[in-house]
RNA sequence: UUAGAGUUUGAUCCUGGAUCACAAUGAACGCUGGCAGGCGUGCCUAACACAUGCAAGUCGAACGCGAAAGCCCUGCUUGCAGGGCUAGUAGAGUGGCGAACGGGUGAGUAACGCGUGGGUAACCUACCCCCCAGUUGGGGAUAAUCCCGCGAAAGUGGGCCUAAUACCGAAUGAUAUCGCUUCUCCUCGGAGGAGUGAUCAAAGAUGGCCUCUGGUACAAGCUAUCGCUGGGGGAGGGGCUCGCGUCCUAUUUGCUUGUUGGUGGGGUAAUGGCUCACCAAGGCGACGAUGGGUAGCCGACCUGAGAGGGUGUCCGGCCACACAUUAACUGAGACACGGUCCAGACUCCUACGGGAGGUAGCAAUGGGGAAUUUUUCGCAAUGGGCGAAAGCCUGACGAAGCGACGCCGCGUGGACGAAGAACGCCUUCCGGUCGUAAAGUCCUGUCGGGUGGGAACAUGAGUAUGAGUUCAAAUAGAGCUCAUGCUUGACGGUACCAUCCAAGGAAGCCCCGGCCAACUCCGUGCCAGCAGACGCGGUAACACGGGGGGGGCGAGCGUUAUUCGGAAUCACUGGUCGUAAAGGGCGUCUAGGAGGUCGGGUAAGUCGAGCCUGAAAGCCCUCGGCUCAACCGAGGAAGUGCCUGGGGAAACUAUCCGACUUGGAGUUGGGGAGAUCAUCGUGUAAUUCCCAGUGUAUCGGUGAAAUGCGUAGAUAUUGGGAGGACUAUCUGUGGCUAAGGCGGCUUUCUGGACCAACCCUGACGCUGAAGCGCGAAAGCUAGGGGAGCAAACGGGAUUAGAUACCCCGGUAGUCCUAGCCGUAAACGAUGGGCACUUGGUGUAGCGGGGUGUAAAACAUGCUGUGCCGAAGCUAACGCAUUAAGUGCCCCGCCUGGGGAGUACGGUCGCAAGGCUGAAACUCAAAGGAAUUGACGGGGGACCGCACAAGCGGUGGAGCAUGUGGUUUAAUUCGAUGCAACGCGAAGAACCUUACCGGGGCUUGAAGUGUGGUUGACAGGAUAAGAAAUUAUCCCUUCUCUUCGGAGACAACUGCACAGGUGCUGCAUGGCUGUCGUCAGCUCGUGUCGUGAGAUGUUGGGCUUAAGUCCCGCAACGAGCGCAACCCUUGCCCUUAGUUGCCACCGGGUUACGCCGAGCACUCUAAGGGGACUGCCGGUGAUAAACCGGAGGAAGGUGGGGAUGACGUCAAGUCCUCAUGGCCCUUAUGUCCCGGGCUACACACGUGCUACAAUGGCCUGUACAAUGGGUUGCAAAGCCGUGAGGUGGAGCCAAUCCCAAAAAGCAGGUCUCAGUUCGGAUUGUAGUCUGCAACUCGACUACAUGAAGGUGGAAUCGCUAGUAACCGCGGAUCAGCAUGCCGUGGUGAAUACGUUCUCGGGCCUUGUACACACCGCCCGUCACAUCACGAAAGUUGGUUGCACCCGAAGUCGCCAAGCUAACCCCGCUUCGGCAGGGAGGCAGGUGCCCAAGGUGUGAUCAAUGAUUGGGGUGAAGUCGUAACAAGGUAACC
Repeated sequence: UUAGAGUUUGAUCCUGGAUCACAAUGAACGCUGGCAGGCGUGCCUAACACAUGCAAGUCGAACGCGAAAGCCCUGCUUGCAGGGCUAGUAGAGUGGCGAACGGGUGAGUAACGCGUGGGUAACCUACCCCCCAGUUGGGGAUAAUCCCGCGAAAGUGGGCCUAAUACCGAAUGAUAUCGCUUCUCCUCGGAGGAGUGAUCAAAGAUGGCCUCUGGUACAAGCUAUCGCUGGGGGAGGGGCUCGCGUCCUAUUUGCUUGUUGGUGGGGUAAUGGCUCACCAAGGCGACGAUGGGUAGCCGACCUGAGAGGGUGUCCGGCCACACAUUAACUGAGACACGGUCCAGACUCCUACGGGAGGUAGCAAUGGGGAAUUUUUCGCAAUGGGCGAAAGCCUGACGAAGCGACGCCGCGUGGACGAAGAACGCCUUCCGGUCGUAAAGUCCUGUCGGGUGGGAACAUGAGUAUGAGUUCAAAUAGAGCUCAUGCUUGACGGUACCAUCCAAGGAAGCCCCGGCCAACUCCGUGCCAGCAGACGCGGUAACACGGGGGGGGCGAGCGUUAUUCGGAAUCACUGGUCGUAAAGGGCGUCUAGGAGGUCGGGUAAGUCGAGCCUGAAAGCCCUCGGCUCAACCGAGGAAGUGCCUGGGGAAACUAUCCGACUUGGAGUUGGGGAGAUCAUCGUGUAAUUCCCAGUGUAUCGGUGAAAUGCGUAGAUAUUGGGAGGACUAUCUGUGGCUAAGGCGGCUUUCUGGACCAACCCUGACGCUGAAGCGCGAAAGCUAGGGGAGCAAACGGGAUUAGAUACCCCGGUAGUCCUAGCCGUAAACGAUGGGCACUUGGUGUAGCGGGGUGUAAAACAUGCUGUGCCGAAGCUAACGCAUUAAGUGCCCCGCCUGGGGAGUACGGUCGCAAGGCUGAAACUCAAAGGAAUUGACGGGGGACCGCACAAGCGGUGGAGCAUGUGGUUUAAUUCGAUGCAACGCGAAGAACCUUACCGGGGCUUGAAGUGUGGUUGACAGGAUAAGAAAUUAUCCCUUCUCUUCGGAGACAACUGCACAGGUGCUGCAUGGCUGUCGUCAGCUCGUGUCGUGAGAUGUUGGGCUUAAGUCCCGCAACGAGCGCAACCCUUGCCCUUAGUUGCCACCGGGUUACGCCGAGCACUCUAAGGGGACUGCCGGUGAUAAACCGGAGGAAGGUGGGGAUGACGUCAAGUCCUCAUGGCCCUUAUGUCCCGGGCUACACACGUGCUACAAUGGCCUGUACAAUGGGUUGCAAAGCCGUGAGGUGGAGCCAAUCCCAAAAAGCAGGUCUCAGUUCGGAUUGUAGUCUGCAACUCGACUACAUGAAGGUGGAAUCGCUAGUAACCGCGGAUCAGCAUGCCGUGGUGAAUACGUUCUCGGGCCUUGUACACACCGCCCGUCACAUCACGAAAGUUGGUUGCACCCGAAGUCGCCAAGCUAACCCCGCUUCGGCAGGGAGGCAGGUGCCCAAGGUGUGAUCAAUGAUUGGGGUGAAGUCGUAACAAGGUAACC
């Protein structure tokens, strides 16, 4: 001490990316903000520019000089002079030390820069400490000051004077340095010693004293202290050097001439090409040189389980830098942040001549930026510089200030307080919530405010006095120690303490779709907006905005940015590569890596012990100090590392030596196999062409054709010939090769593998980056060759088009030789080697074995090549001794998709192009395997009036009806493929009615509750009006009662509310349609699978109407469906017998069940029976079942109906009804009149009637069933040509009526004609219903007599009492039926069969589909936008090379000019002067060299008319490439 989650899918597993939760920060931004709290921390950007102030001085005990203001005194000429104090002060100067520290910054630097560990025998070190020795004696100047100049200034020249611990000689001098001689040790430029020679020093100051010396004082003496000089040692500091470690890039592979080394000189403190001369030709590099980019490094900090990854702010160590560049000077130390010189840029001053400056010190300013503080206080402490010291200086530092920037702490109150106030919010209207929260009562007193007291940091330092002690001659003096007194605090009247006041002054931010803790209302309506990814928002948003409520954290909370983590998503710990990304096309070999058995040695690796080191701080532990904590202190531990002379171990690796061998590998002789390779020659079938013969009209080709060929004789056929290419059969998941690949036969050459033998070598072996070679097809170069085939191309078809698929032609090419190219889905999508791990079965080569006469067969060994399968592995599929199993070794390769194998660069190529190979930008996926569906112009088997076989229709006509469209004031609304369209509507003249126009009403036309008033309301009449309505008149209450009133009812009025055929069928219930009366749809348990799921339900059956049944089976059962149960119809029986029936009996009539009687029959309507593959035969698995038969009214579900599984279509309906939400409320409600829904150029659907003779018309005549009827059906009779009228019997119905059935049958007529067909249209006259038939009813009569002569493409129904034909009835309804729903009559044809069309279910297959093929999806073009490439060029940065120029400066040389000290010499008034020399200097010059310039390259970046492709973008254009056999299999 290791945590995961959401996101690819319909779902699943996997791969894989993007995203989130955590921690952190020198942060910033938004909202908010109590503790003038504590401790820290604060320009990450412009190493941009900087006003102003301060940041390095100090020493009078090194030295010379030396004021003034002011005060006092004196003198007088009364405002002057002198003197004193101020004061040896201020001040500057000479000199010393410091200024190289401290402080800042991170530009540069990829380096011995840093880290770590060594070396220095190759070195330096001021101040400090210890030790030794010394400190003698002289000289010449100079600044300051003063004088004279120059200059605007900065500054500077000249002259006179002067001091020193300044400067210069001289003396002395060693154990210092150097030379020589020499000895010892040694790590060899060292240490130590002896001898000898040479060389080099110095400065004094202060205090005291008289012991010493001199002396009158006293100092030149002595003494103490501080200094100074030479030397040795130390400490601390530094220089140089070495091992190891230290970012990215190979689209940077070669770099280097002082370069590498040597010798010698120079230079440095010191090594060294550091530098120079000469000599040699080296040095570095795949273990990554050189170049490019980026970067200060570390202790540490953040993160992480760790390993790692990231970072280098504060603090500490090192380095580098100080406007940008160069250079040196001084010095112990610098090539110097607040020093100098030069050239440069910039800023400032200027009198235009010339000057000045450098905050990356502390503050401050501008600027940049998302962003980073006060022009504060103090030297009290710590530290530093100077000084003997006091002390001075110190923007180091100590403090304060500002900033919630971070960490830590505290508070904003505590207790009690309702079954719970109010407001708010929600609500199912009951209530819930806010919520003990508040109010209220009682307390407390932190912070804050008032008042008062009040530190520590000073155990220090200074000073005075005293004591002790040391030096000393000393009772001076000085040093040291101690005691006492006094003085000294920036912070700061701060911390802290006491007391008073008073709950009083102190809470916000984010979030609430899941991840992720936390939910409701309103608003909005793909808008506004949100969003970390997924995704929310298109009228019921827990996702937007607001409210309420809740969650989290809290003086903060969120957001953004960044880092690590999660990410095992670069995998050392700890990943992969058959199909997800990924095995190199193959071989060979170099470097490298890794390597058999045994023995011995060594000890480099390795292991372990010890020593040194790994600074401090930090982390961790313990203890302690601030009231706690943060913070701080002390001690410890850790720091996984490095070094190590020496010592230990020897298993493993390494190395050396020796040995071993059918365990690796190779060799030898023997054997057979093979399309292995190269090469020469050669055979045959076939195609084509040529010649000749026969022969005549086509041939050829296709889905069908055409182009084409052919009467100039093709095709066909026969014979002969030419030429090129290919090698049938054998041929085989057979063989060979490294792969590509290799196929007639033969010759020659050649490589490899295998088998058996086991002679020889003795680990010689494996792999293999680079390199080298091989490498299908196409392509390229040159030359040949060219039969067939065939890109391009031409033509013909196809097609909307057809630059294709098909056809006819046809050139490169295909073939050969030589040379390029170097790629493929070069695939087993599987790198090579070795070892190990159950098996089965083929096949090829070789071998031995037993048996057998032999061939064969059998068992068996090795090598190769297949299939199936165990364990194991795998995401699964699958692999499985030929591994994708288990291990080891080596190589190659991968790290989301697209952009893209593209661009740029390099390299190879003749070219085409190959190899290497990015980024911007963009997406949240892309992908693998498997699953369930759906789909397929996939497959299999099957069904259905699905086709076929038939019959009749529709589509043409006229009309009816519905719809679209159009029109209209309105033509209300809905239904829209099948499954809307004679549908809602079982019936629009008004009504209906929802629409339009007009006229009215507003608690409403109807309903409920409630308050008030009235006592009616209704009804009738009259008037106005189109009516609604209004006005007037007439008429008019009830029940109870305590007489006050109460109640019921009604009207009026008011409050609540009503009302809506207004919207949303995509918010819904219910109902319905459809697939489909199709045979399916599921569940429990079990089993299998990681899982989605599977199994069951699949399989077999010439099984079934059926998932119906049987058999089998890891399934066993069950449910919803199927079937059955229900209704009806067909047969029989029983019961019952009126209104039904009438056989027998009787009566009666012209006639009739009319009557009596009867209930047998029919019938009625209730209950039963009957049919079950029950029986027989055959077939079949002996099953299910099927076929045939018997019997039967009926036979295999007897016919028909009702009955509609899980579900699908957001199917239909808010206009049946119900209902959420929204909307209207003197109107979208409601009443009324009129109009419209009936319009009419058209188009479609559904029907009716026809076109006629199987017919029309006329006359006669026969036979039904279902039904309906009192607001009704209505008979007979009469009237009317008729519709109808009149009439009213009968009937609330097995009684009466509607009611005539019609087709049919019999007879007649018409005779093929727009007719005696057909009946539209129109006119006239009527009938009926109704308030009313104008818009707009039906019917009747007469007259009129349209289209139409059987209907294009196409299309519908029907399988038996069916189609077809025929009438009848009913609902709705006042009236209106060709529609609808029923009913009976007459009554067929055909089905070979399942190829095809359509639909459906089952199994299987493919899939890139899952909104599911009406799917998905590709490319061009057009538009918008983004980034990138190319581009005549243009601009800038960096840099190489060559040359020019060459500042300052070091060094060298010259130095005729200048020159105090020393030397020589002359003169001298001894002050000095003149001359010469040495030395120094100005100046000049040479080398080097900064900046600059010229030329020419390289490289990076920006930009560029135009151009190229790429990405992205709800509804653009063209096509249809891919996914199914994707309609030509796809792909490389």
Source information: RNAcentral holds the sequence, with entries from Greengenes. Predicted 3D model of a 1532-nucleotide RNA (small-subunit ribosomal RNA) from an uncultured Acidobacteriota bacterium. Its Rfam family is "Bacterial small subunit ribosomal RNA". Gene Ontology terms of the family: ribosome and structural constituent of ribosome.